Predicted 3D model of an 87-nucleotide RNA (c-di-GMP-I-GGC riboswitch aptamer) from an Acidimicrobiaceae bacterium. It was read from a public genome assembly, where an Rfam model found it. Rfam family: c-di-GMP-I-GGC riboswitch aptamer. Gene Ontology term of the family: cyclic-di-GMP binding. The family is grouped with related families in Rfam's "c-di-GMP_I riboswitch clan".

RNA sequence: CGAGAAAAAGGCAAAGCCGUCGUAAGGCGGUGACGCAAAGCCACGGGGCCCGAUGCCGCAAGGCGAGGGUCAGCCGGGUUGCCUGGA
Repeated sequence: CGAGAAAAAGGCAAAGCCGUCGUAAGGCGGUGACGCAAAGCCACGGGGCCCGAUGCCGCAAGGCGAGGGUCAGCCGGGUUGCCUGGA
């Protein structure tokens, strides 16, 4: 410097369940392993999801929706790094 087939030192931990915080999406802790070579970190682009006005449409039901939030285990991008093997 570029690669991840296998292995290994190790690491992380989906769903479910329990506790807790939050209107919610979801977060955190415990348990638990479906998986993961960045399943470390960053909401920068796209996307999913939630909330949503003294706003807009509507007779209503409801819809739209400025804006705010959430997901890094949806994809891309940025950034740091372990192991193995190669040059």